[in-house]
Formats: sequence, C1' cells, structure tokens
RNA sequence: AUGUGCGUCUAGGGUUCCGGCCUGCUGAUUGAGGUGUCUGGUCCGAGAGAGGCAGUCCCUGGUCGUCGGCGACAUACCAUGUUGCUGCGACCGCGGAUACACGGAGGGAUAAAAGCCCGGGAGA
Repeated sequence: AUGUGCGUCUAGGGUUCCGGCCUGCUGAUUGAGGUGUCUGGUCCGAGAGAGGCAGUCCCUGGUCGUCGGCGACAUACCAUGUUGCUGCGACCGCGGAUACACGGAGGGAUAAAAGCCCGGGAGA
C1' cells in the first nucleotide's frame, strides 16, 4: 500500500447419492435396515500447496495526437505550411515483478466432516 480476483488440480475430508459388505426382516440377488474401523465413483476442499488466465506495477519498442517546448526549411500582404528532437497522454507488442508467512482452543455451514468459513483471527 494497489500486496488482488476467478477457474483447474492435489494434500486432506466425511457419508446425501452410487457402489461394496452384513442381516435371524422380505416369497424374492426385490425391497428394508445397518456399516466410512469399506480401497472406491459423485461431492466438499487449502492465506501459509501446485499450476493457468486475468488485473495491478516496472522496463523497453512502435504508432497516434486540433496538446506543450526547442529548432530547421519554404513561401510571403509576418502569417501559414512542412519537418527534426523532446515532454505529456492514449493504444498495441516484448520482457520482468506480484514478496514473506509459526499459529491454538472454540464456534459455523452442508447429509456429514475437513488445511472449508470465522481466520494472514487470538496469540507467537
């Protein structure tokens, strides 16, 4: 202080659904009930995990401008036109940065739980 936002995945998580297993219930491998101390699928899922896109900031290149400054040239009824350098602004690209980070207890949501949320909290 502008230290950001949104997806994807993972660590992890439980058990609503699917599946697995069990049952002395059911005529029934059809239902019903139980089971997450069932590897799984669906699902939830990181501030301090990974990576992507965007945003923001910095450097640089180019283009543009009824803008500003300093010159040059031409014409000439002293004003106009062209052009060079530069400042500022806008747009489009190249590149870079987006650091650091130990952390309870307790509570909350969801079917339920968790590195989810309270929370970069209280503390250290």
Predicted 3D model of a 124-nucleotide RNA (Guanidine-I riboswitch aptamer) from a soil metagenome. The model forms 100% of the base pairs in the Rfam consensus. The sequence is in RNAcentral, with records from MGnify. Rfam family: Guanidine-I riboswitch aptamer. Gene Ontology term of the family: regulation of gene expression.